This is a predicted structure of a 109-nucleotide RNA (SAM riboswitch aptamer (S box leader)) from Lederbergia citrea.
Model confidence (mean pLDDT): 79 of 100.
The sequence is in RNAcentral, with records from Rfam.

RNA sequence: UCCUUAUCCAGAGAGGCGGAGGGACUGACCCGAUGAAACCUCAGCAACCAGCAAUAUCAAUUGUAUGGUGCUAAUUUCAGAAGAAUACUUUGUAUUCUAAAGAUGAGAC
Numbered sequence: 001u002c003c004u005u006a007u008c009c010a011g012a013g014a015g016g017c018g019g020a021g022g023g024a025c026u027g028a029c030c031c032g033a034u035g036a037a038a039c040c041u042c043a044g045c046a047a048c049c050a051g052c053a054a055u056a057u058c059a060a061u062u063g064u065a066u067g068g069u070g071c072u073a074a075u076u077u078c079a080g081a082a083g084a085a086u087a088c089u090u091u092g093u094a095u096u097c098u099a100a101a102g103a104u105g106a107g108a109c
Stems, first nucleotide, its partner, number of pairs: 003107006013042004021031003025080004043072003048068003051064005076101001082098007
C1' cells in the first nucleotide's frame, strides 16, 4: 500500500518553537500575522486494543483509566457518483436512508 471488520450529530487546549499556510480530494464555506502547518512539553477527552475489578447463563456484560493507539474549530465543516422511499409537482426540486470516498481502532498480509 491492499484486504476484512467496528465506529464516526457526544467529548476534550495551554505553553514553547516556527513563520504561511490549513480544514484528505473537487466545489463551497471557513480558520490563519490577535500567528497556519510541522515539531516539542504539559494538560485534557474518549474508551478501540491489552490489563485490572465486579457480575456471569462461560457467551458475554458493566465498570476502571495502568499500558498501546487515537483525538482535543465548525456533524467526517457542508455537498459529491449511484440507488431506494416520501412530499410537492411532472421537468425536476426538497427531505431521509443506503452506498462511495475519508479518518481512527483491531485483525489479516